Record summary:
A computed fold for a 346-nucleotide part of an RNA from a Candidatus Omnitrophota bacterium, annotated as small-subunit ribosomal RNA, central domain. Model confidence (mean pLDDT): 88 of 100. The sequence was found in a public genome assembly. Rfam family: Bacterial small subunit ribosomal RNA.
Context: one part of a larger RNA
C1' cells in the first nucleotide's frame, strides 16, 4: 500500500468547541468541468504479442498485422457528482408556554460528631491487642455534666434514582449563570455531520506563594509479631488532605465499547413531561436499568442505549522482548509529560 480489524486477543484519542478537508435532504431550469458515446489526428524503430518466411531444426533473422490501455481536436447526450439560477421544508436552529434535576460559581446559615481549653462532680485506673507493650494516670486521667474555641464533613432522606461533555456533582437558604426534555407548530429556509492541526476544560498525587490545620495520615520513631520484620497489628506522628492565586495534564480517564444518522421480534421496572381519568386501566416522547428474538460474535456475551443492518468523518493497530525506553525536538519551576526509533534477541 492493498486488505483485515479496534468490549476482553495488538488497537478509540480522558472531553469538549472548533478551522482546513472530507461528507450532505427534496422539487425545476441553465450550463457542460467530472461522466458516456461517436469521430478524427497522434502515439518513432526497436521490444512483447498473433500469422507467415529464411538458416536441413533451433537460437537467430526478416516480414505483416495487432498492440502500444495514453494525449490532443472535435461533435452528441445531460442520468449522477460538482457549479449556476429559484423554490420546499422532513434535517437543523429560532419562537411560545410548562415542569424535573447533588449542573456550575459566589456570599450566608445550621446541626451531630471529634479534638482543645477553663470550671464542677468523682477515683484508680484507662487505652489497646489474638495476647501483650510502647502510650495516658493521684502534678487527679478515663468517665460524666456545664462554658467556650476550632477545622473538616455533611448522618438519615439515598433509590441499577437525578445532573453533566467528560473529570465529576449530595446539609439548608439567597443571588448569578449554563445545558437538556416535554407541549403548540408560529418563524428561518439545508443554515447539517464529522473533524487533521489549534484552543479550552480535565480525579488523585505533585509543586510555588501566602494563610489554614480539628480528625485522618506517606516519611519517621517506639512497642508487638517472627528465624528475620526496613511489613501487615498497636502507641505517636510531620508533609499531605483544606481555602486563595498559579503551575502540573496525568489514571483500569473503563460502557476496557470514538461521534452523528437511519432500519430491525418482544417482555418487564424506574425517572421527567403530555393526552386520557373522580382515580386507575391505556397511550405518545424522552432518560435510565433487568431479562430476552432474530442476527452477531473465537466464545463469553451484545441485543431498539447493539457488539446487529448501512452510509458519512475523525482516531488507532500489524507477533514477544529490547520499550509507556534511548537520541532529538516540544512543553514544565521541579517532579515529569507528549512526541517515539534501532541494535540484539526469541
Nucleotide at each position: 500500500u492493498u486488505g483485515g480489524g479496534u468490549g476482553u486477543a495488538a488497537a478509540g484519542g480522558g472531553c469538549a468547541g472548533g478551522u482546513a478537508g472530507g461528507u450532505g435532504u427534496c422539487c425545476u431550469g441553465g450550463a457542460a468541468a467530472g461522466u458516456g458515446g461517436g469521430a478524427g489526428g497522434u502515439g518513432a524503430a526497436a521490444u512483447c504479442c498473433u500469422u507467415c518466411g529464411a538458416u536441413u531444426c533451433a537460437a537467430u533473422c526478416g516480414a505483416a498485422g495487432a498492440a502500444c490501455u495514453g494525449c490532443c481536436u472535435u461533435c452528441c447526450a445531460a442520468a449522477c457528482u460538482a457549479c449556476u439560477a429559484g423554490g420546499a421544508u422532513u434535517g437543523a436552529g429560532u419562537g411560545u408556554g410548562a415542569g424535573a434535576g447533588a449542573g456550575g460559581a459566589a456570599a450566608g446559615c445550621g446541626g451531630a460528631a471529634c479534638u482543645c481549653u477553663c470550671g464542677g462532680u468523682g477515683u484508680a485506673a484507662g487505652g489497646g491487642u489474638g495476647a501483650a507493650a510502647u502510650c495516658u494516670g493521684u502534678a487527679g486521667a478515663u468517665a460524666u455534666c456545664g462554658a467556650g474555641a476550632g477545622g473538616a464533613a455533611c448522618a438519615c432522606c439515598a433509590g441499577u434514582a437525578g445532573c453533566g461533555a467528560a473529570g465529576g456533582c449530595g446539609g439548608c437558604u439567597u443571588u448569578c449563570u449554563g445545558g437538556a426534555u416535554c407541549a403548540c407548530u408560529a418563524c428561518u429556509g439545508a443554515c447539517a455531520c464529522u473533524g487533521a492541526g489549534c484552543u479550552g476544560c480535565g480525579a488523585a498525587a505533585g509543586c510555588u506563594a501566602g494563610g489554614g490545620g480539628a480528625g485522618c495520615a506517606a516519611a519517621c520513631a517506639g512497642g508487638a509479631u517472627u528465624a528475620g520484620a526496613u511489613a501487615c497489628c498497636c502507641u505517636g506522628g510531620u508533609a499531605g488532605u483544606c481555602c486563595u492565586a498559579g503551575c502540573u495534564g496525568u489514571a483500569a480517564a473503563c460502557g476496557a465499547u470514538g461521534a452523528g444518522u437511519a432500519c430491525u421480534u418482544g417482555g418487564u421496572g424506574u425517572c421527567u413531561c403530555g393526552g386520557g381519568u373522580u382515580a386507575a386501566a391505556c397511550u405518545g416522547a424522552g432518560g435510565u436499568g433487568c431479562c430476552g428474538g432474530a442476527g452477531u460474535u473465537a466464545a463469553c456475551a451484545c441485543a431498539u442505549u447493539a457488539a446487529g443492518u448501512a452510509c458519512u468523518c475523525c482516531a488507532c493497530c500489524u507477533g514477544g522482548g529490547g520499550a509507556c525506553u534511548a537520541c532529538g525536538a516540544c512543553c514544565g519551576c521541579a517532579a515529569g509529560g507528549u512526541u517515539a526509533a534501532a541494535a540484539c534477541u526469541c